[in-house]
RNA sequence: UGAGGGAGACAGGCAAUCGCGGGUCGCAAGGUCCGAGGAAAGUCCGAACUCCAGAGAGCAGAAUGCUGGAUAACGUCCAGUGAAGGCAACUUUAAGGAAAGUGCAACAGAAACAUACCGCCCGCCACAUACUAUGACGCGGGUAAGGGUGAAAUGGUGAGGUAAGAGCUCACCAGCAAUCAGGUGACUGGUUGGCUGGGCAAACCCCAUUCGGAGCAAGACCGAGCAGAAGGGAUAGCGUGUUUGCCCCGGUAAACGCGUUAGCAGGUUGCUCGCCUGUUAACCUUCGGGUUGGUCGCUUGAGAUCGCAGGUAACUGCGAUCCUAGAUAGAUGAUUGCCGUCUACGUCAGCGAGAGGUGGCGUAGGUACAGAAUUCGGCUUACGGCUCCCUCAAUUC
Numbered sequence: 001u002g003a004g005g006g007a008g009a010c011a012g013g014c015a016a017u018c019g020c021g022g023g024u025c026g027c028a029a030g031g032u033c034c035g036a037g038g039a040a041a042g043u044c045c046g047a048a049c050u051c052c053a054g055a056g057a058g059c060a061g062a063a064u065g066c067u068g069g070a071u072a073a074c075g076u077c078c079a080g081u082g083a084a085g086g087c088a089a090c091u092u093u094a095a096g097g098a099a100a101g102u103g104c105a106a107c108a109g110a111a112a113c114a115u116a117c118c119g120c121c122c123g124c125c126a127c128a129u130a131c132u133a134u135g136a137c138g139c140g141g142g143u144a145a146g147g148g149u150g151a152a153a154u155g156g157u158g159a160g161g162u163a164a165g166a167g168c169u170c171a172c173c174a175g176c177a178a179u180c181a182g183g184u185g186a187c188u189g190g191u192u193g194g195c196u197g198g199g200c201a202a203a204c205c206c207c208a209u210u211c212g213g214a215g216c217a218a219g220a221c222c223g224a225g226c227a228g229a230a231g232g233g234a235u236a237g238c239g240u241g242u243u244u245g246c247c248c249c250g251g252u253a254a255a256c257g258c259g260u261u262a263g264c265a266g267g268u269u270g271c272u273c274g275c276c277u278g279u280u281a282a283c284c285u286u287c288g289g290g291u292u293g294g295u296c297g298c299u300u301g302a303g304a305u306c307g308c309a310g311g312u313a314a315c316u317g318c319g320a321u322c323c324u325a326g327a328u329a330g331a332u333g334a335u336u337g338c339c340g341u342c343u344a345c346g347u348c349a350g351c352g353a354g355a356g357g358u359g360g361c362g363u364a365g366g367u368a369c370a371g372a373a374u375u376c377g378g379c380u381u382a383c384g385g386c387u388c389c390c391u392c393a394a395u396u397c
Stems, first nucleotide, its partner, number of pairs: 001393008010384001012339007020035006037369001041380002044378005049215004056273004061211005066080005081095001082093004096206002101204002103200002117147002119143006155173006174196001176193007219296004228287005235262013263279006303322008340367010351356001
């Protein structure tokens, strides 16, 4: 100098004038204090809080998926293990199961779970050639070592072995199993053994763990206003008790009540069973009418800053100090001046052999993404310049 990697803090400052929302003081005029973000965003996860529901079982569905820890909780974070990428600094990780089953693999290729196209080896002469015998270009068989296709061809390299071959045998390596050692663990290392059964689960699926519903338009109160209508629910049986009537005095009829069976409706917020409630009364569907005001919830909280202590870290404990928006069609703004910062140009100074680069002054232009709405913890996305550390390459000393 060039190319990269990691981390951090910041998010322009001050003044004047005119405004806006909230608290507070004041009879009022007015005074005084406070007034957006790192993402307030997307609404993707996890919670607080509120309301509804809360015998249970099964099925379906969803989410998560290496280990240990952190946390109120998490699909988040931290520290590791394995794997992958990079020369490196470092980064990423969608990391259970492929001998439970099903399925898939374009094109190419003979074959993508059982396959012989070429080649190699053995045998044969029925056919064919040639003219009675040979040979392979023919036929039958063996072979996955070689060629060729492919992202991938059933462990790799070498030696032995064989008709040719083959983990058929051996050595080393990879993988698998057992065992020993280390580690909390994922796992790592050693020894021994047999000798290996392709890939994809971000295909279905299997395994393990977890999972009630709705959301501040939750919900509570006050005030004002209004008009209801139609349909469903909506029905039967049996037993038994009481009362009343009738008569042939133990039967029958009616009313009321209780129990039960079936049906129907509702709840159990996917479905089924079950359970619970109701069957003259909840509830459901459709149409129609009224309201669009106020108060609370509402901002003091898993709170912020600093210090000390523990922990590799995420984070935790203790102490001190602080209070930091709460609107409701939605305030947090506008103008001017000065300063800061970046870029370009001009000019001056000084460094250097040079290429270059440093500083001052002036002019012009720029100064990102973005806007709270119940509140927190995360994730993701958007975005400006600045600072520090590290790696690689080239050149110079």